[in-house]
Molecule: c-di-GMP-I-GGC riboswitch aptamer
Organism: Desulfocapsa sp.
RNA sequence: UAAGAUAAAGCCAAACCAGCCGUAAGGCUGGGACGGAAAGCUACGGAUCUUCGAUGAUAGCCGAGCUACCUAUA
Repeated sequence: UAAGAUAAAGCCAAACCAGCCGUAAGGCUGGGACGGAAAGCUACGGAUCUUCGAUGAUAGCCGAGCUACCUAUA
């Protein structure tokens, strides 16, 4: 540097439920685990959703950029 296991130590947390915020999409906190090897961060390109309108939302839709734990393996 690459690769990623029926390994180990840890990590995150979908649906759903409760509370709060928001017109909404959705967000935050707690519970909860479907999953995840970047499901860590950034709306830069595309996409989708919301909205009268995006100047909003989605990083757990795809790509891109930056950063990172572990070691059967090359």